[in-house]
Context: one part of a larger RNA
Molecule: small-subunit ribosomal RNA, 3' major domain
Organism: uncultured bacterium
């Protein structure tokens, strides 16, 4: 000067507390560890691995495993020679491939070639081989926490200190005041986006008060309102009062859509952890070069005593069934969305209108009202296993999609020790869209609808931040 103490003062976070739902107990769905396996490709390890990389493994992806194949090679440059060959079709094979048949004769041209294609011959491709503890780039985390240096004087023999401490204040090294310090940099805030209010501006495909007009904003018309989308105001402790130190700020008031950082995103300082990625990419070294590279069928990644984490669906009546009935907002759509009619008990078939889309489609939101019914039961709860008939994608559903009818109807009666997330448009609770994708979502990533309880407080438990102390630690 640091770290560290089961020292000390201060302070702060859903950290405890108060409070409301879960996890840990049940069936299922994923991910991981073990074990099997010829393979069960790899990475990712406390918090910060474990519905993670993977926003989608039936081939393929694919990196593993069996077996069948290639060797200047699937890809690239470079040199010579050839203009044959390739393509369809036939034949053998699981295919890759092999052999036959061989049509058209290709496209630019300065006629030298050039693109292509084969052949041969090296130089070299190639490697998701290793090594993240050699690196780059990118990412987690402490933590969106208030902190981290510098210059210059100035004190020290010096490491070094002062500044940055102290008295107040704040989300904040935010600000005020005092002070051998004065400035400053790079973090805090502002500046970006979005949402809540108005006003202008400008009305289609959006809206519809007033006039007509219809079954229907459908049409005439209109621009008021909603709405979309541009530009603009608007909140600044700006006024008023009380505390304070005549400051900084707090508290409590008007006005205000909105008030003290409105709410909510984006933004992550010096640095720590030899933290993660050598399988996104790039790259130093090192290894393979008829193979640790390449193509190819078929398996595997989906195994299954069992362990553990994340999720889903439940145990019911604040709830199941049927039956009618209302009210979004994000979004996506041409090898898409796919309406209307019609067949089918249904998943889904026909036929097909419309729309690169504020115009058509997706699209009927669901809990929610209102009606009837069950009456407390392993049931009219719950739905997992089977069993059987379809239906869809897609050369192909056996291994090993997903949805539909019919029949079956397991555990489950609120979960031990432990344990997680939430302060408000929040939790819970209910649905909807999207991205990957032929197909396949309980996961993820968004949207809205309903809509709480509770915070007395900082002793305790976890993390962090100042300043003091104490050390035989660096």
């Nucleotide at each position: 000067u640091g770290a560290c103490g089961g020292g000390g003062a201060c302070c702060c976070g859903c950290a405890c507390a108060a409070g409301c739902g879960g996890u840990g107990g049940a069936g299922c769905a994923u991910g991981u560890g073990g074990u099997u396996u010829a393979a069960u490709u790899c990475g990712a390890a406390g918090c910060a691995a474990c519905g993670c990389g993977a926003a989608g493994a039936a081939c393929c992806u694919u990196a593993c495993c069996a077996g069948g194949a290639c060797u200047u090679g699937a890809c690239a440059u470079c040199u010579g020679a050839u203009g044959c060959a390739u393509a369809c079709c036939c034949u053998a094979g699981a295919g890759a491939u092999a052999g036959g048949c061989g049509a058209a004769a290709u496209u630019c041209u300065u006629c030298g070639g050039a693109a292509c294609a084969u052949c041969a011959a090296g130089a070299c491709a190639g490697g998701u081989g290793g090594u993240g503890c050699a690196u780059g780039g990118u990412u987690g985390u402490c933590g969106u926490c208030a902190g981290c240096u510098c210059g210059u004087g100035u004190c020290g023999u010096g490491a070094g200190a002062u500044g940055u401490u102290g008295g107040g204040u704040u989300a904040a090294g935010u600000c005020c005041c005092g002070c051998a310090a004065c400035g400053a940099g790079c973090g805090c805030a502002a500046c970006c986006c979005u949402u809540a209010u108005c006003a202008c501006u400008a009305g289609u495909u959006g809206c519809c008060a007033g006039c007509a007009u219809u079954u229907a904003g459908u049409u005439g018309g209109g621009g008021a309102c909603u709405c979309u989308a541009g530009u603009g105001a608007g909140a600044c402790u700006g006024c008023c009062g009380g505390u304070g130190a005549c400051a900084a700020a707090c508290c409590g008031g008007a006005g205000g859509a909105a008030g003290g950082u409105g709410g909510g995103g984006a933004u992550g300082a010096c640095g720590u952890c030899a933290a993660a990625u050598c399988a996104u990419c790039a790259u130093g070294c090192c290894c393979c070069u008829u193979a640790u590279g390449u193509c190819c069928u078929g398996g595997g990644c989906u195994a299954c005593a069992c362990a553990c984490g994340u999720g889903c669906u439940a145990c019911a009546a604040u709830g199941g069934a049927u039956g009618a009935u209302a009210c979004a907002g994000c979004g996506a759509g041409a090898a898409g969305c796919g309406a209307a009619g019609u067949c089918g008990c249904g998943a889904g078939g026909c036929c097909a209108a419309g729309c690169g889309g504020a115009u058509c489609u997706c699209u009927u939101a669901a809990a929610g009202u209102c009606a009837u019914u069950c009456u407390c039961a392993g049931u009219u709860c719950g739905g997992a296993u089977u069993g059987u008939u379809c239906u869809c994608u897609g050369c192909a559903a056996c291994u090993c999609g997903a949805g539909a009818g019919c029949a079956u109807g397991a555990a489950g009666c609120c979960g031990g020790a432990a344990u997680c997330g939430c302060u408000a448009g929040u939790a819970a609770u209910c649905g909807u869209g999207g991205a990957u994708c032929a197909g396949c979502a309980c996961g993820c990533c968004a949207c809205g609808g309903u809509g709480a309880a509770u915070a007395c407080g900082u002793u305790c438990c976890c993390g962090g931040g100042u300043c003091u102390u104490g050390u035989a630690c660096a």